Predicted 3D model of a 74-nucleotide RNA (transfer RNA) from Candidatus Iainarchaeum sp.
It matches the Rfam family "tRNA". Rfam classes the family as a transfer RNA.
[in-house]
């Protein structure tokens, strides 16, 4: 320079392919429960889904650019 992957919650993924209320787990916070502290158990998510545009009633999802890591070719 060419090409290919990831970017989603405090952290580690899902969901894009096939457009249609944004989950999961873990952390946090509140409460039972216990002298207390852990475990356990029950609740508890305002995320402009990397940025900007486009297409469509309707975009995390489809397309254009671009940012950043990372990987590979020369």
């Nucleotide at each position: 320079g060419g090409g290919g992957c990831u970017a989603u919650a405090g952290c580690u993924c899902a969901g894009c392919c096939u457009g249609g209320u944004a989950g999961a787990g873990c952390a946090g916070c509140g409460g039972a429960c216990u002298u207390u502290u852990a475990a356990u158990c029950c609740g508890u998510g305002u995320g402009c889904c990397g940025u900007g545009g486009g297409u469509u009633c309707a975009a995390a999802u489809c397309c254009c650019a671009c940012u950043a890591g990372c990987c590979u070719c020369g």